[in-house]
RNA sequence: UUUUUGAAGAGUUUGAUCCUGGCUCAGGAUUAACGCUGGCGGCGUGCCUAACGUAUGCAAGUCGUGCGACCCUUCGGGGUAGCGGCGGACGGGUGAGUAACAUGUAGGAAACUAACUCCAACUGGGGUAUACCUUUCCGAAAGGAAAGCUAAUCCCCCAUAGUCUCGCAAGAGUAAAGCUCCGGCGGUUGGGGAGGUGCCUGCAUCCUAUCAGCUUGUUGGCGGGGUAAAUGCCCACCAAGGCUAUGACGGGUAGGGGCUCUGAGAGGAGAGACCCCCACAAUGGGACUGAGACACGGCCCAUACUCCUACGGGAGGCAGCAACUGGGAAUAUUGCGCAAUGGACGAAAGUCUGACGCAGCGACGCCGCGUGAACGAAGAAGGCCUUCGGGUUGUAAAGUUCACAAGCAGGGGAGGAAAUCUUGACUUAACCCUGCGUAAGCCUUGACUAACUACGUGCCAGCAGUCGCGGUGAUACGUAGAAGGCAAGCGUUAUCCGGAUUUAUUGGGCGUAAAGGGCAUGUAGGCGGGCAGAUAAGUCUCUCAUCAAAUCCUUUGGCUUAACCAAAGAAUUGUGCGAGAUACUGUUUGUCUAGAGGGAGACAGGUGCAGAUGGAACUUGCGGUGUAGGGGUGAAAUCCGUUGAUAUCGCAAGGAACACCAAUGGCGAAAGCAGUCUGCUGGGUCUCAUCUGACGCUGAAAUGCGAAAGCGUGGGGAGCGAACGGGAUUAGAUACCCCGGUAGUCCACGCUGUAAACUAUGUCGACUAGAUCUCUGAGAGUAUCGACCCUCUGGGGAUCGAAGCUAACGCGUUAAGUCGACCGCCUGGGAAGUACGGCCGCAAGGCUAAAACUCAAAGGAAUAGACGGGGACCCGCACAAGCGGUGGAGCGUGAGGUUUAAUUCGACGACAAGCGUAGAACCUUACCAAGGCUUGACAUCCCUCGAAUCUGCCAGAAAUGGCGGAGUGCCUUCGGGAACGAGGUGACAGGUGUUGCAUGGUUGUCGUCAGCUCGUGUCGUGAGAUGUACCGUUAAGUCGGAUAACGAGCGCAACCCUUACCCUGAAGUUACAAGUGUCUUCGGGAACUGCCCCGGUUAACGGGGAGGAAGGUGAGGAUGACGUCAAAUCAGCAUGACUCUUACGCCUUGGGCCACACUCGCGCUACAAUGGAGCCGACAAAGAGUUGCCACAUCGCAAGAUGGAGCUAAUCUCAAAACGGCCCCUCAGUUCAGAUUGAAGGCUGAAAUUCGCCUUCAUGAAGUUGGAAUCGCUAGUAACCGUGGAUCAGCUACGCCACGGUGAAUAAGAGCGCUGGAAUUCGCCUCUUAGGCGAACAAGGUGAUACGAGUGACUGGGACGAAGUCGUAACAAGGUAUCCGUAGGGGAAUCUGCGGAUGGAUCACCUCCUUU
Repeated sequence: UUUUUGAAGAGUUUGAUCCUGGCUCAGGAUUAACGCUGGCGGCGUGCCUAACGUAUGCAAGUCGUGCGACCCUUCGGGGUAGCGGCGGACGGGUGAGUAACAUGUAGGAAACUAACUCCAACUGGGGUAUACCUUUCCGAAAGGAAAGCUAAUCCCCCAUAGUCUCGCAAGAGUAAAGCUCCGGCGGUUGGGGAGGUGCCUGCAUCCUAUCAGCUUGUUGGCGGGGUAAAUGCCCACCAAGGCUAUGACGGGUAGGGGCUCUGAGAGGAGAGACCCCCACAAUGGGACUGAGACACGGCCCAUACUCCUACGGGAGGCAGCAACUGGGAAUAUUGCGCAAUGGACGAAAGUCUGACGCAGCGACGCCGCGUGAACGAAGAAGGCCUUCGGGUUGUAAAGUUCACAAGCAGGGGAGGAAAUCUUGACUUAACCCUGCGUAAGCCUUGACUAACUACGUGCCAGCAGUCGCGGUGAUACGUAGAAGGCAAGCGUUAUCCGGAUUUAUUGGGCGUAAAGGGCAUGUAGGCGGGCAGAUAAGUCUCUCAUCAAAUCCUUUGGCUUAACCAAAGAAUUGUGCGAGAUACUGUUUGUCUAGAGGGAGACAGGUGCAGAUGGAACUUGCGGUGUAGGGGUGAAAUCCGUUGAUAUCGCAAGGAACACCAAUGGCGAAAGCAGUCUGCUGGGUCUCAUCUGACGCUGAAAUGCGAAAGCGUGGGGAGCGAACGGGAUUAGAUACCCCGGUAGUCCACGCUGUAAACUAUGUCGACUAGAUCUCUGAGAGUAUCGACCCUCUGGGGAUCGAAGCUAACGCGUUAAGUCGACCGCCUGGGAAGUACGGCCGCAAGGCUAAAACUCAAAGGAAUAGACGGGGACCCGCACAAGCGGUGGAGCGUGAGGUUUAAUUCGACGACAAGCGUAGAACCUUACCAAGGCUUGACAUCCCUCGAAUCUGCCAGAAAUGGCGGAGUGCCUUCGGGAACGAGGUGACAGGUGUUGCAUGGUUGUCGUCAGCUCGUGUCGUGAGAUGUACCGUUAAGUCGGAUAACGAGCGCAACCCUUACCCUGAAGUUACAAGUGUCUUCGGGAACUGCCCCGGUUAACGGGGAGGAAGGUGAGGAUGACGUCAAAUCAGCAUGACUCUUACGCCUUGGGCCACACUCGCGCUACAAUGGAGCCGACAAAGAGUUGCCACAUCGCAAGAUGGAGCUAAUCUCAAAACGGCCCCUCAGUUCAGAUUGAAGGCUGAAAUUCGCCUUCAUGAAGUUGGAAUCGCUAGUAACCGUGGAUCAGCUACGCCACGGUGAAUAAGAGCGCUGGAAUUCGCCUCUUAGGCGAACAAGGUGAUACGAGUGACUGGGACGAAGUCGUAACAAGGUAUCCGUAGGGGAAUCUGCGGAUGGAUCACCUCCUUU
């Protein structure tokens, strides 16, 4: 001084959390396409598919100043074919092939080069043909043949020459063309330049190893040939080389680059337009000409296709510009012009030019502009919503003022033209002035993601990028209104990058999430200790060259701006050359000892291999004793035994395994290794500091070892024991249990090569607090020796733990900490460790190892709950101990079911069923039948009439209808008004119609269980935890102690009511004869572990005692935390939405809710003598009563009737029973029991038939204590006895709610079972199956092989899957712990054997650690 300015996340696994991990979205881009819509202009751009096929036209000609001829002529000239020259190798197109010196970049040497340019030299002489043309002939055509004539800048010869060529040299060889307007333009040779081309080399350059070996001109040499030029480029001979794990050879795919898109970058992806290179020109091959080609619009041949044909033969090549067919989601005009730029030829004028310049079509892209601006509130109308008040659309419109792209009409009008004159396709142009005058859509509105309501629909129709929406109140579907976004576009689809640190160089991981190889030895490779020197390859600095232009970036400029274009600069991170530096790495030299190895001396050990040997146990055999059982199990049976088992003693045989010691102990690389002794043998550790002198670490490939099971051959075989047989269990039991039992287990020699081969933790090295235990060495101290002890230093094995790490759990000097070196492995779940291929194996199988398809998850750790045929602890009439019932009978009542015109509705385990219903004959009543009403039985508003009201007769079942009679009130401003009744009109009324899963309120239940929470603080990334856990205690989260918690709230308790005792407190009627105060009412007192003893932490509290009416909550009631069960109720009430409106509303009569084969719940009465009947005699409490309770008297057997006193109640009335006394009955279907039925009555009520209660007489059923099972109750309780009340005319009440009388038994425990509760700890998903793909076989082919494409019938494996069948394998100890490897069996999950793992619960013991 310059450059660099830039990096965002979200949704979805869960009840919630953190992590891992995939899927999806927001961004940018495009040669795009599709849908809806569409005003203008500028600049760009437009077959991505069939390198498929092409009608038609054009795309390369030019020169008469090279030549001869012919034709025309205005005599100036012009034209035509041919010979000749130059150009058709450029320009234009396409990307098929090509993985290659094709391309890019940096270099190189053995080359050529027309036209252009510079220098030097030359341009003299001569000759022969031929096209055109003329004549003849062949052919349909294309075209061709013969004879004759002629020119040249055509061709040939001679001469001359050089810095030319050849040659060592001498020397030899090889050139030319003329034309002219007389200015020039040409020609030949040689040497340079510029530009161009060919060749060689280094480096870079896609995927695949399920392609591992390839190569014979192959690699090299000698000699030739060939080329413009080096070379196996070609040939002969010789040698046997060359390439390859740094990926040869093979297969697949592909033009390469500048650049473009994206990205913070590093990267990733692409190859359109523009530029450079290459390749190609219907397909394949070949050469000719030429400076240059093996030639897009040249030639020859072959093939396919197309066309012409007279059938003999010919012609053609749009991947040039337009255009056509076809393909496809898809890509334009058979346009104008050479005016400009550029090119070919020409001396030039000029000619040619689908290059190019322009125009046309397409919103295909980018950029710009417009569709108006200002004012305008009655916040208009209309729409939509509404809580009906209003809100919103909305200053938006209307209205006023102003302005005006496109287009049309008129008028003007540059520049592109260089160059004096002339020359414009575009051009009916840009631009300026005047008048008239036109133009908004698309998508979205659940979250991500900006934007919400109504209606419709009702898991339908549909939406959807992901999660997901829709089953009657859908912000998610459809429509409308409103809103949001972008805008001449907007959305969708497709593709690329990003987000994705999700292949991680920058920048990831592998204990449990995917991931450490089973273990070792070791090759290549990678990496490598200290000091010093040399070198300068890596590395660093500087210089030079190059990195085409365009692009990108910066600045400036030109189109009114922008896009676009132009100029200048920067950049081009790369490569090469030269000079320098030398710390590090490399190479090399010398040296060192700390790594590594050797030596000497010690030590421990189930290290391995081989041999020998021992006792216990077991089974079998033989013998003895001995007699009826043994064995086995949850219980049994199969089985063994009177031919003598089991038991016991002795002897013998056999095979396998080695109790105690024994241990978180030892050794080994791992697998693994255990009686004792012997031999051989591998490894390790310590001490000494004696030797070598970096000799090291790791380690693809390779090699070796490698549990159990299994395989082969031969042995062996006691016990155990897959398979198999039998017995049990069971619904079944191919299992678990039992009795047997074969392979196998053992040995030898081979094979196999896998395990939860695990520390789920690769090997080596360094560094980073400690504490404790243990195994094994060495040393020092205690005067010496030994033991113990203590201290220190090595090597192993363990438990805790700091820092640190970790998603957490946890790891923590034996790291999962901090670093280094090398290897192996992972990249969502499933399909699958499978298929195919290859290698290995006798086989079983192993190693290597995909895809289609499918899902939006799969997973790890931790958290809070619930659950368990897990554990510990505790409570409760839960059990136990007792008392009484239910379940059996009859009856009552409710429910189900059935029936019915209707048997109205609700409630269904506990928590429905004597429940709603504290009173169904009518009413109630909601149901059914029939008959009626339609502003309605009831409410408000409006209009008309009439007071209201009372009453008679007729029809009718009644509702209702018809005809009459009586009656004229109250207030008044004199208009009318109020109440009531009748009629009319429409707003509306009305609904016990639906939804309790839209709701309020209320209620049940867990449960009167002891719990449920909050604030602040603390811990944890977080969900959460702590508090509320622990030790005691309590009825209690009650209280105490302790404590990272401290406090608080709702619950518990207490406060409230009733009750037991007392008061010389108060009041006292209706109690009692008085006067009292029995009694009643009100008020007060009394109980608090207060006192004593004991225990307990000097605690809370517990046990016992005293006193007391009452003792540890005195008894009972009311009181029901946060919440659970979408629990119950829309029929108690209220209420949203829906629904009915001459009916799903309302009125009336009658019926039904009361039915009856049956089933269940709750009760009553009994079965009798602890009883029944009769007579006599007692004692309550709490209630109720004027439409009432009713004394008493009379009548009636009685229910009751008649008369009637008292009582609006401490006054009167309703009004006791069990019990006591006397007497009868004597165990029976009875003097028990009372159902059922008949007859006669009474009462209530309009009414007693369906369908009431009571009385009397008669009748006299079942029933003799109840199967399995089951309920209540712990003290004034159970049991027994009666009394009252509500509802109510009466009653179905034996129900419900209250009241008193008599008045027990048993337990004081935590063993078992059940139920419920509280807290704590441990534990947590498996199988079957469809589609797709698909080998043999089959089919087909004369047969075989290879490659490619397709079909999907059959068989088998896998995936998804509605409903179903079979079992219940796994998850809890999942009811036999599970899993891994292996082998066998079985409908299936699976079972069993052998070995292994803990990723198993529970219990006990041992060892160690931490805390107290």
RNAcentral holds the sequence, with entries from ENA. The RNA shown here (small-subunit ribosomal RNA) has 1412 nucleotides and comes from a Candidatus Berkelbacteria bacterium. Taxonomically the source falls in Candidatus Berkelbacteria (Bacteria, Bacteria candidate phyla). Its Rfam family is "Bacterial small subunit ribosomal RNA".